[in-house]
Context: one part of a larger RNA
RNA sequence: GGAUGAACGCUAGCGGGAGGCUUAAUACAUGCAAGUCGAACGGUAACAGCGGAGCUUGCUCCGGCUGACGAGUGGCGCACGGGUGAGUAACGCGUACGCAACCUACCCUACAGAGGGGGAUAGCCCUGGGAAACUGGGAGUAAACCGCCAUAGUUUCAUUAUACCGCAUGGUAUUGAUGAAUAAAGUUUAGGUGCUGUAGGAUGGGCGUGCGUUUGAUUAGCUAGUUGGUGAGGUAACGGCUCACCAAGGCAAUGAUCAAUAGGGGGCGUGAGAGCGUGAUCCCCCACACGGGUACUGAGACACGGACCCGACUCCUACGGGAGGCAGCAGGAAGGAAUAUUGGACAAUGGGCGAAAGCCUGAUCCAGCCAUCCCGCGUGCAGGAUGACGGCCCUAUGGGUUGUAAACUGCUUUUGGUAGGGAAGAAACCCCCAGAUGCGUCUGGGGCUGACGGUACCUACAGAAUAAGCACCGGCUAACUCCGUGCCAGCAGCCGCGGUAAUACGGAGGGUGCAAGCGUUAUCC
Numbered sequence: 001g002g003a004u005g006a007a008c009g010c011u012a013g014c015g016g017g018a019g020g021c022u023u024a025a026u027a028c029a030u031g032c033a034a035g036u037c038g039a040a041c042g043g044u045a046a047c048a049g050c051g052g053a054g055c056u057u058g059c060u061c062c063g064g065c066u067g068a069c070g071a072g073u074g075g076c077g078c079a080c081g082g083g084u085g086a087g088u089a090a091c092g093c094g095u096a097c098g099c100a101a102c103c104u105a106c107c108c109u110a111c112a113g114a115g116g117g118g119g120a121u122a123g124c125c126c127u128g129g130g131a132a133a134c135u136g137g138g139a140g141u142a143a144a145c146c147g148c149c150a151u152a153g154u155u156u157c158a159u160u161a162u163a164c165c166g167c168a169u170g171g172u173a174u175u176g177a178u179g180a181a182u183a184a185a186g187u188u189u190a191g192g193u194g195c196u197g198u199a200g201g202a203u204g205g206g207c208g209u210g211c212g213u214u215u216g217a218u219u220a221g222c223u224a225g226u227u228g229g230u231g232a233g234g235u236a237a238c239g240g241c242u243c244a245c246c247a248a249g250g251c252a253a254u255g256a257u258c259a260a261u262a263g264g265g266g267g268c269g270u271g272a273g274a275g276c277g278u279g280a281u282c283c284c285c286c287a288c289a290c291g292g293g294u295a296c297u298g299a300g301a302c303a304c305g306g307a308c309c310c311g312a313c314u315c316c317u318a319c320g321g322g323a324g325g326c327a328g329c330a331g332g333a334a335g336g337a338a339u340a341u342u343g344g345a346c347a348a349u350g351g352g353c354g355a356a357a358g359c360c361u362g363a364u365c366c367a368g369c370c371a372u373c374c375c376g377c378g379u380g381c382a383g384g385a386u387g388a389c390g391g392c393c394c395u396a397u398g399g400g401u402u403g404u405a406a407a408c409u410g411c412u413u414u415u416g417g418u419a420g421g422g423a424a425g426a427a428a429c430c431c432c433c434a435g436a437u438g439c440g441u442c443u444g445g446g447g448c449u450g451a452c453g454g455u456a457c458c459u460a461c462a463g464a465a466u467a468a469g470c471a472c473c474g475g476c477u478a479a480c481u482c483c484g485u486g487c488c489a490g491c492a493g494c495c496g497c498g499g500u501a502a503u504a505c506g507g508a509g510g511g512u513g514c515a516a517g518c519g520u521u522a523u524c525c
Stems, first nucleotide, its partner, number of pairs: 001525004006521005013377006019370002021335001026333001028331001030330003035076003040073002043069002047067003050063006083288003092213008102205002107201007115149002118146002125138005155181006161174005186193002214260003221251003226248008263285004267278004290311005313324004341367001343366003349363001350361004380411004390402005417461005425452001430447007469514005474495003480509005490497002
């Protein structure tokens, strides 16, 4: 000199863009953050309509008939998105390869198929237990819920033939041969849309390997599923992944083991570069979700707002028993030098469900707070000398300086104020019309939709009006005098100042630097 997620002191006019618990992965009141589908199902608790009945004439009752829909079954989603960095020195990450050892819901393409017959259970009804959380029994019911039979091959398994190829196990092809096993779900406006099997694609993952990846030898030996084999189990898949048996191996001075520290990368800061430091915001990967463990469901989890168990803690209780997990968004407490609103909207982008309308979305888009940072603008411009008054200094009737500074004259109006106008972000979905069509759909025109926001922006009006501080002035280092103090009080980054003439302390006048900031502290280059 540059830099910062900064803090502190003094000061403070505005706008744009960005950023905002670095500490206690401490414990959390309250609200919200994941639902949706009636075009899967049985249905009808609420609302509205319709129909009917009764009358007290605007109310009651009845009917799932219609729109819809509480609770329930079922489907899809909840494995994404959002948070944090505790753990991890590791194939965790980065990079480059490999899988002849693998999986992939939804989506796309191709081919083929969906025949028959059953069963259970929630809701509802009846009836118990409990303070509650919740839970038991009986009867009975639907489905795209759950089985059974059939049909089937480019699927799987067993046996077997030929050819080609490779990388060892082997792979591919011949829609080879024989035998065996296993599918399906309906709904409809009949156009579709769902369902089943197989193959391929796309996307996302899983696994293996080479190389790279902090410090300590005042850590030198470490290891028993340990290292390898055979067999079995398990997995989507290879494998001591697990188990039985057999062998005695495996790693290490090219640093094993142990200890300490740490999420990794793209990047970021600095530097001419080499390098050094760092890993906030944004993106990719990993790990975690009160501490620890376990599996279930599922295409996918060993699952932040799922389940079970143990533990600590908090809460409710009728003392028998129960409930909970903000490292989601806000917010309160605590810690700390220190870090924001219990805000608005789904208008846009994206996500989930749905045929759609739509619903949900603290993702997101916005607004609020904070000079925390970066950028921009303003606090006026021109003229104006008796160089006014006042201040300060001096060699003191005088002079110097503050200083064209002020007054005064003219001008301008950014910004602020008042008044008026007023966006882009929004064209899609959907509706209407027209056209094309391979009848699936597509194209064109019109209409609907804005949280931000009456915001940005534009115009007019009056008026210099609403707006400057902070640090420093001995040398380094730009900037000097007076007074006070007297090794005191104090300053200080280094050298060093201060003991009676201090440009170094404190005040003043003047000056220098930067400027809505300026200094100090901390850290890095």
Predicted 3D model of a 525-nucleotide part of an RNA (small-subunit ribosomal RNA, 5' domain) from a metagenome. Its Rfam family is "Bacterial small subunit ribosomal RNA". Its family is annotated with structural constituent of ribosome and ribosome in the Gene Ontology. The prediction has a mean pLDDT of 85.